[in-house]
This is a predicted structure of a 117-nucleotide RNA (SAM riboswitch aptamer (S box leader)) from Cohnella pontilimi. The sequence is in RNAcentral, with records from Rfam. Lineage of the source: Bacteria > Bacillati > Bacillota > Paenibacillaceae > Cohnella. Of the family's consensus pairs, 97% are formed in the model. Rfam family: SAM riboswitch aptamer (S box leader). Its Rfam clan is "SAM clan". Rfam's curators write: The SAM riboswitch is found upstream of a number of genes which code for proteins involved in methionine or cysteine biosynthesis in Gram-positive bacteria.
RNA sequence: AUCUUAUCAAGAGCAGGCGGAGGGACUAGCCCGAUGAAGCCCGGCAACCGGCGUGGAACGUUACACGUACGGUGCUAAUUCUUGCAGGGACGCGCGAGCGUCUCGGACAGAUGAGAG
Numbered sequence: 001a002u003c004u005u006a007u008c009a010a011g012a013g014c015a016g017g018c019g020g021a022g023g024g025a026c027u028a029g030c031c032c033g034a035u036g037a038a039g040c041c042c043g044g045c046a047a048c049c050g051g052c053g054u055g056g057a058a059c060g061u062u063a064c065a066c067g068u069a070c071g072g073u074g075c076u077a078a079u080u081c082u083u084g085c086a087g088g089g090a091c092g093c094g095c096g097a098g099c100g101u102c103u104c105g106g107a108c109a110g111a112u113g114a115g116a117g
Base pairs, nucleotide, nucleotide: 002116003115004114005113006112007111008110013042016041017040018039022032023031024030026084028082029081043076044075045074048072049071050070051068052067053066054065055064080109085106087104088103089102090101091100092099093098
């Protein structure tokens, strides 16, 4: 790199430090940014994995449930910012094939964790 699986509407710095122009994966939009982007440090959020604690069928204990940021990640503008493919619904336009706007879930893609190889 690839495959499987779970999650993605909540949460987290409007004076923190260094840093200096870019960033929001990609497309098209729309945004954020010198009242300072990316990145690094610090701070914070979070229970995905492990640990620990409590509960757990008479007892022990596995499952399981809850708690805890101790260890491993992760995250810290906007729903995964919207959208991209195929549909449902409402409304409008058109003689019609159909088109436009709004909306609803789905697929794809992406992100992160855990596992596989």